[in-house]
RNA sequence: AGAGUUUGAUCCUGGCUCAGGAUGAACGCUGGCGGCGUGGAUAAGGCAUGCAAGUCGAACGAGCCCAUUUACUUCGGUUUUUGGGCUAGUGGCAAACGGGUGCGUAACACGUCGGUAAUCUACCCCGAAGACGGGCAUAACUCCGGGAAACCGGAGCUAAUACCCGAUGAGAAUGGGGGGACAUAAGUCAUUCCCAUUUAAAUGUUCCGGCGCUUCGGGAGGAACCGGCGGCUUAUCAGCUUGUUGGUGAGGUAAAGGCUCACCAAGGCUAUGACGGGUAGCGGGUCUGAGAGGAUGGCCCGCCACACUGGGACUGAGACACUGCCCAGACUCCUACGGGAGGCUGCAGUCGAGAAUCUUCCGCAAUGCGCGAAAGCGUGACGGAGCGACGCCGCGUGAUCGAAGAAGCCCUUCGGGGUGUAAAGAUCUUUUGCAAGGGACGAAUUCGUGACGGUACCUUGCGAAUAAGAGGUUGCUAACUACGUGCCAGCAGCCGCGGUAAUACGUAGGCCGCAAGCGUUAUCCGGAUUUAUUGGGCGUAAAGCGUCCGCAGGCGGUUUGGAAAGUCACUGGUCAAAUCCUGAUGCUCAACAUCAGAACUGCCAGUGAAACUCCCAGACUAGAGGACGGGAGAGGCAAGCGGAAUUGCCGGUGUAGCGGUAAAAUGCGUUAAUAUCGGCAGGAACACCAAAUGCGAAGGCAGCUUGCUGGAACGUUCCUGACGCUCAGUGGACGAAAGCGUGGGUAGCGAACGGGAUUAGAUACCCCGGUAGUCCACGCCCUAAACGAUGGACACUAGGUAUUGGAAGUAUCGACCCUUCCAGUGCCGACGAACCAAGCUAACGCGUUAAGUGUCCCGCCUGGGGAGUACGGCCGCAAGGCUAAAACUCAAAGGAAUUGACGGGGGGGGCCCGCACAAGCGGUGGAGCAUGUGGUUUAAUUCGACGAUACGCGAGGAACCUUACCUGGGCUUGAACUCCAACUGCAUGUCCUGUGAAAGCAGGAAGUCCUUCGAGGGUGUUGGAGAGGUGCUGCAUGGUUGCCGUCAGCUCGUGCCGUGAGGUGUACCGUUAAGUCGGGUAACGAGCGCAACCCCUAUUCUGUGUUAUAUUUUCACAGAAGACUGCCUCGGUUAACGAGGAGGAAGGUGGGGACGACGUCAAGUCAUCAUGGCCCUUACGUCCAGGGCGACACACGUGCUACAAUGGCCGGUACAAAGGGUUGCCAAACCGCGAGGUGGAGCUAAUCCCUAAAAGCUGGUCUCAGUUCGGAUUGUGGGCUGCAACUCGCCCACAUGAAGUCGGAAUCGCUAGUAACCGCAGAUCAGCCAUGCUGCGGUGAAUACGUUCUCGGGUCUUGUACUCACCGCCCGUCACGUCAAGAGAGUCGGUAAUACCCGAAGUUCGAUGUAGAUCGUUCGAAGGUAGGACCGAUGAUAGGGACGAAGUCGUAACAAGGCAUCCGUAGCGGAAGCUGUGGAUG
Repeated sequence: AGAGUUUGAUCCUGGCUCAGGAUGAACGCUGGCGGCGUGGAUAAGGCAUGCAAGUCGAACGAGCCCAUUUACUUCGGUUUUUGGGCUAGUGGCAAACGGGUGCGUAACACGUCGGUAAUCUACCCCGAAGACGGGCAUAACUCCGGGAAACCGGAGCUAAUACCCGAUGAGAAUGGGGGGACAUAAGUCAUUCCCAUUUAAAUGUUCCGGCGCUUCGGGAGGAACCGGCGGCUUAUCAGCUUGUUGGUGAGGUAAAGGCUCACCAAGGCUAUGACGGGUAGCGGGUCUGAGAGGAUGGCCCGCCACACUGGGACUGAGACACUGCCCAGACUCCUACGGGAGGCUGCAGUCGAGAAUCUUCCGCAAUGCGCGAAAGCGUGACGGAGCGACGCCGCGUGAUCGAAGAAGCCCUUCGGGGUGUAAAGAUCUUUUGCAAGGGACGAAUUCGUGACGGUACCUUGCGAAUAAGAGGUUGCUAACUACGUGCCAGCAGCCGCGGUAAUACGUAGGCCGCAAGCGUUAUCCGGAUUUAUUGGGCGUAAAGCGUCCGCAGGCGGUUUGGAAAGUCACUGGUCAAAUCCUGAUGCUCAACAUCAGAACUGCCAGUGAAACUCCCAGACUAGAGGACGGGAGAGGCAAGCGGAAUUGCCGGUGUAGCGGUAAAAUGCGUUAAUAUCGGCAGGAACACCAAAUGCGAAGGCAGCUUGCUGGAACGUUCCUGACGCUCAGUGGACGAAAGCGUGGGUAGCGAACGGGAUUAGAUACCCCGGUAGUCCACGCCCUAAACGAUGGACACUAGGUAUUGGAAGUAUCGACCCUUCCAGUGCCGACGAACCAAGCUAACGCGUUAAGUGUCCCGCCUGGGGAGUACGGCCGCAAGGCUAAAACUCAAAGGAAUUGACGGGGGGGGCCCGCACAAGCGGUGGAGCAUGUGGUUUAAUUCGACGAUACGCGAGGAACCUUACCUGGGCUUGAACUCCAACUGCAUGUCCUGUGAAAGCAGGAAGUCCUUCGAGGGUGUUGGAGAGGUGCUGCAUGGUUGCCGUCAGCUCGUGCCGUGAGGUGUACCGUUAAGUCGGGUAACGAGCGCAACCCCUAUUCUGUGUUAUAUUUUCACAGAAGACUGCCUCGGUUAACGAGGAGGAAGGUGGGGACGACGUCAAGUCAUCAUGGCCCUUACGUCCAGGGCGACACACGUGCUACAAUGGCCGGUACAAAGGGUUGCCAAACCGCGAGGUGGAGCUAAUCCCUAAAAGCUGGUCUCAGUUCGGAUUGUGGGCUGCAACUCGCCCACAUGAAGUCGGAAUCGCUAGUAACCGCAGAUCAGCCAUGCUGCGGUGAAUACGUUCUCGGGUCUUGUACUCACCGCCCGUCACGUCAAGAGAGUCGGUAAUACCCGAAGUUCGAUGUAGAUCGUUCGAAGGUAGGACCGAUGAUAGGGACGAAGUCGUAACAAGGCAUCCGUAGCGGAAGCUGUGGAUG
């Protein structure tokens, strides 16, 4: 100090989350020791038991006990003296402290600074003066009585430092008076003076020192009261108050005071927040933070408050009293039922509730407190110990050596690597532990006195011995592999992991940071400048009130003087201690503790300064205002007037249509429409002028005239003299459209509504009608994208331009015009190139009309949704408006800009290109057949390929084989491969028999290998490693292929521009087949593509030439030449290039091929092959036979043959190229109608063969028909291949002779040697289902105006809410589930008050009374009754909201989103929404 997370990427805004520190903590796992701290935060809930406040015999009487003494004695004892002890009681002091808790309290409760001239104070200290004389009782005790008890009553005796009376009065108090000083509001002070009245005591006790008593003055400490200032939340609490505010008098108190009462007055508080609600003890401090701050108040210290709940007083110096009293209430306990007792928020302990918090311990040894003269007693204060890793601090769990490194475990590329010097082993040490011995300080105080404690500490012995875990390991964030799992189980702080190769789940190993702890949870601060004083914003991200006026408030021009509130300086006081900081010191260190210093940013007082702000007084004119003058304007209000147009009515002319739309229909029209002419009526709005115009605060304002009226600007001097700016709550005014009320008006338009269309539907868009409304008057409403999405005022900071007014100059008869200047208003712009500095901004952009630079004031914002909603309040007739949340939910929502993609069904443009369209030629789609596919069927019909880019595709040859499928029969180290071990024999093998469909199984026979003689090689059998798999995953892959596309693109380096993504280069102009080239240019170059280089082909030449022969060279091979816009003309920019021409075999890449950029489709292929992972292993392997891949109601693709006369058939006859051939091609000849057979010449091929080319030409025939077209289908007979043609081959002959007469919608190919037509050859192959495929030649066209349209592509621009990229995104209803909140007939509970009733203790007043007391009365807690207020819980039901992988309906929005969108308002509709009206451009 930052980081992660919105996007394809970027910058910004903005929230969420993390890393740090902390805790009175809790929970999980684990746990060796010590020190110091700390420990009921919840139920201020209830409490058993014990203890927590007593002490004094030197105040007093009495009793008891012990010792002593005297006398008596019945020897039991009694009595006396003295001393000691104990005890209940009287009396004194204490008990108001100490200890606990935080209920209440928002308050003078607390803190701080002051005040009391308005006060009190026991014990203690100092000072002054005193203590004389008397007296009456009473407890204890005795007796009697009541009661269960608690306790109580009566009679009698007695003492005092208990109580009472009198005396004295230095003094004090009260009243009156005189002088002085100080103060002033009363007043106070002093050794002041005088008078009157009142007022003390215990001469008690003693150990003889004292301790006590009374009065007064002072001190110290304590207490009380008053004031200034300071510190929570809520305005959805805005008004509160009747003892209330003040006065007079009285009462009361220690004391001021409405503290209380009577009377009088009507005040007092409040936006600087009264009153009410909620929450809360306050501070020193603590935690955090750089600080400012924020949060907090446990332990320790100070203050306050409370003591079962509420009320009350008594005693006392002090209480309204934690372990005192009285009353009421709730609760608990005892009871003999009549009555009583109690109060742990003291220390322990217990129950309860809770995530959770300890021992019913020891001791008064220390410190302190109470009492006492003291000894001493008491003390759950305190000192200690115990329990809890709750925290902080310290220590240990060993140290050194020890392998190129054991075992185990993990990983592995199988070689090895890791754990790891780690272990083992060796040597050593002993903190800790155990045992033994010694043994404190704390004691102050001569003696004695230690709970802790035989503790700390010291010494010795023993023995590595007793001692390591928890979390993490995708990024943030240090640390990685394997296996398991397979969107499951699970993880997760955020982003997010998991759907078969998970460093993210679980386990293991390794590793990382910590360590007697480690993690988690909760809470606080930080990071968060994310509430911004330090230190933020508001054009578009959240955010400027619709506009103006304006009170309070805030701020405010120049100058002089004064004063000194703010401000500044100095001084003094205070700011308790502890804490924090610094430095020392003490515990072995540290934590901890002690000492010293500093600090505590505050408050008060005094003295001083006077620049600035405030204040007072005076002056000024630059701000502001006023007067005067002439002008501008759709500023406002009212009245009047005008013409054009629409519609209606009347009349004329006129006839069948009109109207409307993309097209129609509804509608209107023969009762005469529309059209046209004239007239009349009525309402609304004001064409041209008109504009980037003007005016107004905004909304807004437009025919003309008149009246009334507001504001602004300019000019000139003059006047006032800061009079100014802004403006909360609140106040006031205005405020489009829609809407509301009353009354008018109504031509046109037109929500709703009716009808017609469109459509899947059409509650819409379009059309025909049409009511409210739109208009007027009056009254409401008060909202808009009320926008410049930009509050107001002032000042400063380059310009350019239009316009208004004025002045001057020039000019003129004058105006206009021209130039300059001043002041103001508006603009920075489209055609259309070009411009807007500086500065600011995330960018876009703004830029003297700022979004620049500053000052002042106001308003507003703080993630998205929920929601501008609910509840409450105010306003409104209503609609509704203003104000304005929370629960819950998400990790985003958003702004600007960038790359791409998409859209354009009419965006624009340069455009461009392609058999893309068009122009043509020929097809497909109809028929039959072939072939592929889907589907169906089947035991199986093996598998793959599926828009283009699957479907005569893998397959360039399925009868068996192939073959992967099915049925059945077999084999199990296997059909093929490698190795090891054992065994046996020998080569392998061959032959035979049985069975069988074969494979195989069973059996037999003969025979017997090489060799370096080592049982080595080979082979067989058995066993084991291992084989095998066309099993899965093409979404794990390699390789390879298709498409975009032979389209012209795709990039890089450096530079430049931009915060950045990125752009530029590669835009543009011309040109090209081309990012081809040229020009130009913040780019300059380069790469992959294009082109060229390569092959074939067209011409010529040279060479060679067998097998060819055309012998001036056809052909083959090899080599060379040739074509380059080279030449000419024209165009073009002088260029690139284009058009034409010459020459030439060929002309502008001559034709063809190979060659395929960055990339796209998770495109295809695990079944060519290879390969990771997974799966099978007497089977998913392998062998065999048979079947299937050939099925057939159908559908589609690709083809063949046709439908005929440009033809069919028959005869004759002509011309190729390119291939193939030795298990092969096969000649001649012969046989057969033919397929074919016989035959065997030739040929390993320019030699021989396949080989006949066919269309063509020619002659004949057929004559328009289902034919002499067409050949399907079927029958019979043959041929060939092959082990085998049944399923399921090809061919031949004869016979048969189907559909079909040119093909609907639609659709395909082709631009020249091309299409079309014609045949030939080859691969595969025994044969062939080939009409396929790949090649070859023969004959050989038509057409292209052109780029409007269809498809595809390239490029530029524009819009975007898309980027998985339009097959995108996304809205609302409905249905289902979950959740939270609001409403709700009500119901239940709580809180604080009010009115009335009743009224305890106590108290006020009064009466009686000597007193005790009694009676009445006032107030008075609790209780009751009543109606309200506020808060909470619950509630049938209805409504909305949020969330929820794959529900329903539509398609609203994003592109012109297919009707531009949105805002306000109104109506309507399943829903998004639609329509009307006004507005915005986002």

Description
The prediction has a mean pLDDT of 81. The RNA shown here (small-subunit ribosomal RNA) has 1482 nucleotides and comes from a marine sediment metagenome.